Predicted 3D model of a 138-nucleotide RNA (c-di-AMP riboswitch aptamer (ydaO/yuaA leader)) from a bacterium. The model forms 96% of the base pairs in the Rfam consensus. Its mean pLDDT, the model's own confidence on a scale to 100, is 76.

RNA sequence: ACUCAGGAGAGGUCUAAAUCUAUAUAAAAUAAUAUAGAUACGGGGGAUGCAGGUUGUAGGGGCGUAUUCUCUAAAGAGAUAGGAGACUUCCAACUCCGAGCCCGUCAGCUAACCUCGUAGGCAUAUGGAAGAAAUGUU
Numbered sequence: 001a002c003u004c005a006g007g008a009g010a011g012g013u014c015u016a017a018a019u020c021u022a023u024a025u026a027a028a029a030u031a032a033u034a035u036a037g038a039u040a041c042g043g044g045g046g047a048u049g050c051a052g053g054u055u056g057u058a059g060g061g062g063c064g065u066a067u068u069c070u071c072u073a074a075a076g077a078g079a080u081a082g083g084a085g086a087c088u089u090c091c092a093a094c095u096c097c098g099a100g101c102c103c104g105u106c107a108g109c110u111a112a113c114c115u116c117g118u119a120g121g122c123a124u125a126u127g128g129a130a131g132a133a134a135u136g137u138u
Base pairs, nucleotide, nucleotide: 012122013121014120018039019038020037021036022035023034024033025032040118041117042116043115044114045113049109050108059106060103061102062101063100068079069078070077071076082097083096084095085094087131088130089129090128091127092126
């Protein structure tokens, strides 16, 4: 010097998945954990009215970008709606994902109202144009 792996700090990223206050663990500081409250973000249920005849077990519905098609005996493979990639938008290029889970016979939209969640993972840094922001120096 290069490669691989691990730890810590600062910043960042997918996502709704965050911030603040108080108390306790705890004797001090930082951080963490738990509880409570507030703010914020996100989901579900739910009238009039509108929509909609009924049928249904081959039920029906929800969260999510994750839907659909073809091939295969199957495993799986190829594509695809759609989605992500370090300030934002546009253009171009390249890379990647295109899952999984839940309700339980039941739910259209839906004001008031009711109710639930705030987890888990990651290393993505290209070029041009326009517009912003931050830091440092003077």